[in-house]
RNA sequence: CAAUCAUCCAGAGCGGCUGAGGGACGGGCCCUUUGACGCCGCGGCAACCAGUGCAGCGCACCAGGUGCCAAUGCCCGAUCGAUGAGGA
Numbered sequence: 001c002a003a004u005c006a007u008c009c010a011g012a013g014c015g016g017c018u019g020a021g022g023g024a025c026g027g028g029c030c031c032u033u034u035g036a037c038g039c040c041g042c043g044g045c046a047a048c049c050a051g052u053g054c055a056g057c058g059c060a061c062c063a064g065g066u067g068c069c070a071a072u073g074c075c076c077g078a079u080c081g082a083u084g085a086g087g088a
Base pairs, nucleotide, nucleotide: 001087004085005084006083007082008081013042014041015040016039017038021031022030023029025077026076027075028074043069044068045067048065049064051061052060053059054058073080
């Protein structure tokens, strides 16, 4: 990174710093100075990839690489977005 595939009603938070916005977009609704968003530390969830096993092509285990830890991707709309895998 235009073009591929999969997932997105489950699950999982404390502390420190900062200080006014944030939940992508439109409409709604909500979170937020009782400190949001963001960053850092620790903790946790999950199991896409990697690894291991089975006699088996999908299950199990593990937790190395990612991801995630308000609300169904917050809802509706639009066909947009996020993440992973794969490819260049």